[in-house]
Formats: sequence, C1' cells, structure tokens
RNA sequence: GAUAGAGGAGCGGAGCUAAAGAGUAGUAUUAACGCCAAUAUUCCGACAUAUUGUUAAUGUGAAAGGUAGAUCCGCCGAGGAAUGUAUAGGUUGGAAUGUACAUAUCCGGUCGUGUAUUUAACAGAUCCACGAUUGUCAUUGCUGCCGGUAAGGCAUGAUGGAGAGCUAUC
Repeated sequence: GAUAGAGGAGCGGAGCUAAAGAGUAGUAUUAACGCCAAUAUUCCGACAUAUUGUUAAUGUGAAAGGUAGAUCCGCCGAGGAAUGUAUAGGUUGGAAUGUACAUAUCCGGUCGUGUAUUUAACAGAUCCACGAUUGUCAUUGCUGCCGGUAAGGCAUGAUGGAGAGCUAUC
C1' cells in the first nucleotide's frame, strides 16, 4: 500500500402500516368591528404587488415534518455536529430551516441524568457536562490455564489513548 473483517440495544436510507398532529389549519353560514386599517414569505424590518380582513358562535373538516413497528436496501467515520460557499420561497437586510459541495474542526459505540435549542409534544432529535456500560489498542498487577528451556498467548483487575484507530492475509 491492497484485500477481507470485528465492536451491538451498532449507524443511516426507502416505501408500507399505525398512533399522534386535531376537532387544529382551512372552509360554509350568521353577527359585530375595521378600510389612514388588515392580510399574503418560516420569523423580524423596509419596499413592491395583489387582495380583503379580524373576532365570536354553529356546521364541516385535512396535510406535512417528526415518532413507532416489521420488511427491504446501503454500510462500520457507518454517521452526527460545527464552519464556509451556493441555492429555495415577490425584492432586499438579518436570523432560522431544507438541499448540495468543501474542510485529516469535534465525537470509538450505546444508555441514563441535567441544562440549552428545536418541535403540537416533558415524543423524538442536536450541543455541552456528568455518570454507567461496552469494544479496541498501549502500559501494568495478582492468580489460573496453554506452551514448556523459554519467549509468549488466553482468562482476569487497574490506568491511559483515540476511528487518520484495531485485527487477519498478501
């Protein structure tokens, strides 16, 4: 350098089904208020364009993102986050979100608790901190087993490191 593998409640994607979203948004009727007002973008500000709106009652009444299950697919920096660039929704400024690309910037995996952010949600996700557990390598201790001249190997504790790692073969 190439090839093939391991970590397990392992990572991600797709459609199907289900719950929730929600008696919510929208919409019809009636009434009141409003036109120097109000609405239309994910939010805020300005502008432009178009329209009519707001509240209450009654009737009718969704969907998306996200979640769970089994199945299938791709995998083991799988993937997640951060930063930057571009792009999306009338124009523009900022913020947020989605998508694509880049960056040897951070994280071995999983779970729990707490804070913050997001969300309809105290579901879930993400960041950080702490704790537990697990795999791997290094150093090292006691004892046992294998080997037996031994070296060494396996099991078992402690400490420490990180995936640009680890194991096997060429």
Molecule: Lysine riboswitch aptamer
Organism: uncultured Ruminiclostridium sp.